[in-house]
RNA sequence: CGAGUCGGCCAGGCAGUCGCUUGCGCUAACGCGUGAGAGGAAAGUCCGGGCUCCACAGGGCAAGGUGCCAGGUAACGCCUGGGGGGCGCGAGCCUACGGAAAGUGCAGCAGAGAGUAGACCGCCUCGCGCUCGCGCGAGGUAAGGGUGAAAGGGUGCGGUAAGAGCGCACCGCGCGUGCUGGUAACAGGGCGCGGCUAGGUAAACCCCGCCUGGAGCAAGGCUAAAUAGAGAUCCAUUGAUACGGCCCGUAUUGGAUCUGGGUAAGCCGCUAGAGGCACGUGGUGACGCGUGUUCGAGAUGUAUGACUGUCCGCGACAGAACCCGGCUUACCGGCCGACUCAUUUU
Repeated sequence: CGAGUCGGCCAGGCAGUCGCUUGCGCUAACGCGUGAGAGGAAAGUCCGGGCUCCACAGGGCAAGGUGCCAGGUAACGCCUGGGGGGCGCGAGCCUACGGAAAGUGCAGCAGAGAGUAGACCGCCUCGCGCUCGCGCGAGGUAAGGGUGAAAGGGUGCGGUAAGAGCGCACCGCGCGUGCUGGUAACAGGGCGCGGCUAGGUAAACCCCGCCUGGAGCAAGGCUAAAUAGAGAUCCAUUGAUACGGCCCGUAUUGGAUCUGGGUAAGCCGCUAGAGGCACGUGGUGACGCGUGUUCGAGAUGUAUGACUGUCCGCGACAGAACCCGGCUUACCGGCCGACUCAUUUU
């Protein structure tokens, strides 16, 4: 001085005036005082739960989700740390990562042949012909060449008519066995046997391990009010209803369909929590434990808007509706820390 990688933080600030919503206190009421008032993603509705009801709430099948190991967490498809594989000079990044020797399926074209997968060009032997270059027929061959993303282990030596793990050495691979490190995934390396045989694909079906009731705050509950404690049909304890589908089981005792009428008002749920912050402590880390301290937007529908002055990084993406933990997507800029690489100088 340039280019990168990883992690963390902020989200216009300050002052004034008027206006809006809400908690609390006061007031007979009107109102007054005081505190507070959208996000890092509030978005997506993709996961997981808390909570509520079905409902007293089991078992199995199907269906769905997930998929290396060990931890964290209320839990997860999330997070942390490791392992295997891949990318990058590197700091680092990605990973849909169980099983192909249970079965089924799929792989265009090219090529002789693409998985109980081969002889196109070649090489060799014999026979016949011959213009002595070769042609035809029979047999052998898979070392060389070609096709392809991928072609019957690799290098070398021997051997052969020519070759070939045909044999041998080393490497690779398969099977068995015991050892070292690690909780484990896995890594290493020893001994023995074997010339050597089963390619790829499961983000195809499938098999295996683990997990899973359903519906959802428009859940649900209370109060008040109103109407028609209406009508018809069918089944009825050998029935019916409840539990997303099916079966068993359990519980209850009526159930289903159609026509018609009334209500849709208020209150609760509704924000003190798997909360926040600080310090200490354990741990590589996610995170846990302890002590102290602190209190929030709760609308019932588009509440925070307008004006003035000033500073400046000149303001992007963008608005809570039961709550929380994640993931994903969008995004103008600014700040801080650590690390990597290249160039130059000392």